Molecule: c-di-GMP-I riboswitch aptamer
Organism: Rhodocyclaceae bacterium
RNA sequence: GGUUGAUCAGGGCAAACUCGUCGAAAGGCGGGGACGCAAAGCUUCCGGUCUAAUGAGCCAGCCGGCUCAAUGACAGCGGGGUCGCCAAU
Numbered sequence: 001g002g003u004u005g006a007u008c009a010g011g012g013c014a015a016a017c018u019c020g021u022c023g024a025a026a027g028g029c030g031g032g033g034a035c036g037c038a039a040a041g042c043u044u045c046c047g048g049u050c051u052a053a054u055g056a057g058c059c060a061g062c063c064g065g066c067u068c069a070a071u072g073a074c075a076g077c078g079g080g081g082u083c084g085c086c087a088a089u
Stems, first nucleotide, its partner, number of pairs: 002089004012037002017032006035076001041082003045079003048074003054069006
C1' cells in the first nucleotide's frame, strides 16, 4: 500500500417513536430511545427521492383551488470523491 470483516481491543454512530426548538413544507438541531450500521465519518459531483415558501400557468374572480419548476432537503437511496480505528491476509 492492496484485499477482506470470521476473530480481538478501545469503542463510535443512532431508525421508528417521543419531548423541546427552528422551518411554509420536506426536513434540521438538542434531550430521551435503539432498528440497525465497518465508514450510518465528511462532501450534493452524477443519478434518484421528498417538499413548493417563492415564481410561472390555469380555474375561480370573495375566501380560495389545481398544475409545473429548486433556489430548499435526504450522505441511514445508489454511485463517485476524500479522510480514518482495530484485526486477518